[in-house]
Overview
The prediction has a mean pLDDT of 84. This is a predicted structure of a 472-nucleotide part of an RNA (small-subunit ribosomal RNA, 3' major domain) from an uncultured Bacteroidales bacterium. The full RNA is in RNAcentral, with records from SILVA.
Context: one part of a larger RNA
């Protein structure tokens, strides 16, 4: 100097506590260990690995296994040879790659050549093969925590202090005072975007007040720029104003005005550095190794195995509930190999016909809610896992291994130990929508949307993290 203390003071954080809802118990999905196994490809492994790289494993992906092949090779390039315009057709063998064999076709120029291309040589080749203890970049964490630092002086023999400590304040090394310190970066606040109120331009595919037109209804027409809405660009909050308190910075007010206060809400933003933290398997690079293979093509498997064990979800044990019938009201997003209105078949997935729409114009559209009615506490009209039958779809194929519909079956659960986890307001809970990946899907994840809508917070003694003094 640091970093630690079951030392000390100050203070923060959903950290404890006060509340709501959850895992832990059951089925099930998933991701993991292990354990099998030709293989179950690698890689993440306290916190910060385990719905993680996966934003899509049936082939393909795909790296892993087992067979079958090919070796200048799966892909580019140069250079020579040898042929042929580009190129296209066929037999034969196979599972398929392949391997064998055949036909047909000649482009510019007089010509030498040229462009292009299946073949042959040569030179470049390929490795998801190793080391993330050789790196680059990228990222996770302490942490959005509010600290980390420099120039100069100044104090020390030095390491180094000092500033940066001290009073106060603050969500902040935020700001004020003060002081051998004076500035000044890096971080913090601002500056950007959403999103709340308001003006102003500008109006279509959006809107419809007033006016005409129609209609069974409908902005459906003429036609209008008020309104809501999309778009830009402005303006609004700043303790500005008043009252206390204080030197002051600032704090208090169920004070004013205001849509909105005292950082309004949310987001992007992540300092010096820590973990020899992750990653050679996005890529990228040094070393190292492989070269008729650790390289490459195909076909079939396996990445979906299962006594177990643990993470993270879904669904539920039901009446604030199930089940039928009737009605209602979003947002954001997608849509051309696409969304599909509408008609018809079909109990139903879907199937057939078919308008519109590259989309404020068409279309993909809630549910929980309301209304009425039924069930009467029951392993039930709760619960839906299994399993059997029949089907739909995608796709070259659903056997290993898709999703989805119908009938049938109806398990385990009757609130879950010790423990442990979210969450301070449009939050939490709870309801459905949509995207992205993608032929189709094993999404119940992930990413956004909006709808209904609490409860609690006395405190900071106690747990877990962290700041600033200080002390051993």
């Nucleotide at each position: 100097u640091g970093a630690c203390g079951g030392g000390g003071g100050c203070c923060c954080g959903c950290a404890c506590a006060a509340g709501c809802g959850g895992a832990g118990g059951a089925g099930c999905a998933u991701g993991u260990g292990g354990u099998u196994u030709a293989a179950u490809u690698c890689g993440a492994u306290g916190a910060u690995a385990c719905g993680c790289g996966a934003g899509g494993a049936a082939c393909c992906u795909u790296a892993c296994c087992c067979g079958g092949g090919c070796u200048u090779g799966a892909a580019c390039g140069c250079a020579g040879g040898g042929g042929g315009a580009a190129u296209g057709c066929g037999g034969g063998u196979g599972a398929a790659a392949g391997c064998c064999c055949g036909c047909a076709g000649c482009c510019g120029g007089a010509a030498a050549c040229g462009g292009c291309c299946g073949c042959c040589u040569g030179c470049g080749a390929g490795g998801u093969g190793c080391u993330g203890c050789a790196u680059g970049g990228u990222u996770g964490u302490c942490g959005u925590c509010a600290g980390c630092u420099c120039g100069u002086g100044c104090c020390g023999u030095g390491a180094g202090g000092u500033g940066u400590u001290a009073g106060g304040u603050c969500a902040a090394g935020u700001c004020c005072u003060g002081c051998a310190a004076c500035g000044a970066g890096c971080g913090c606040a601002a500056c950007c975007c959403c999103u709340a109120c308001c003006c102003a331009c500008a109006g279509u595919u959006g809107c419809c007040a007033g006016c005409g037109c129609g209609u069974a209804g409908c902005g459906g027409c003429g036609g209008g720029g008020a309104c809501u809405c999309a778009g830009u660009g402005g303006g609004g909050a700043c303790u500005g104003c008043c009252c206390g308190c204080g030197c002051a910075a600032g704090c208090g007010g169920a004070g004013a005005g205001g849509a909105a206060g005292g950082c309004g809400g949310g987001g992007a933003u992540g300092a010096c550095g820590u973990c020899a933290a992750a990653u050679c398997a996005g890529c990228a690079c040094g070393g190292c190794c492989c070269u008729u293979a650790c390289g490459u093509c195909c076909g079939g498997g396996g990445c979906g195995a299962c006594a177990c064990a643990c993470g993270u979800g879904c669904u539920a044990c039901a009446a604030u509930g199930g089940g039928c019938g009737g009605u209602a009201c979003a947002g954001a997003g997608g849509g051309g190999a696409g969304c599909c209105a509408g008609g018809c078949c079909g109990c139903g997935a879907g199937g057939c016909c078919g308008a519109g729409c590259g989309g404020a114009u068409c279309c993909c559209g809630a549910a929980a809610g309301c209304c009425g009615u039924u069930c009467c506490c029951a392993g039930u009209u709760c619960g839906g896992a299994u399993c059997g039958g029949a089907g739909u779809c995608u796709g070259c194929a659903a056997c290993c291994c898709g999703a989805c519909u119908c009938c049938g079956u109806g398990a385990a659960g009757u609130u879950g130990g010790a423990u442990u986890c979210g969450c301070u307001a449009g939050u939490a809970a709870u309801c459905g929508c949509g995207c992205a990946u993608c032929a189709g899907c094993c999404a119940u994840g992930g990413c956004g949307c909006g709808g209904u809508g609490a409860a609690u917070a006395c405190g900071u003694u106690c747990c877990c993290g962290g700041g600033c003094c200080u002390u051993g």